[in-house]
Molecule: transfer RNA
Organism: marine eukaryotic metagenome
């Protein structure tokens, strides 16, 4: 310094629902496959505690990784 979906990452000052791309599944298209198109599944936001009406976001401790 970082830890958020299987992977790579957004999420700015605490507040409308936690999101994108890739991957995966399905549909449609095609003689068929792929690409492009449409839809879907997938998260206790590293763990525990605190503050607050409200915490991924603020505070404390710990764990893991990098320098």
């Nucleotide at each position: 310094c970082a830890g958020u979906a299987g992977c790579u990452c957004a999420g700015u000052u605490g507040g409308u629902u936690a999101g994108a791309g890739c991957c995966c599944c399905g549909g449609a298209c095609u003689u068929a496959u792929a690409a492009a198109c449409c839809g879907g599944a997938g998260g206790u936001c590293g763990a525990g505690g605190g503050u607050u009406c409200a915490a991924a976001u603020c505070c404390c401790u710990c764990c893991u990784g990098g320098c």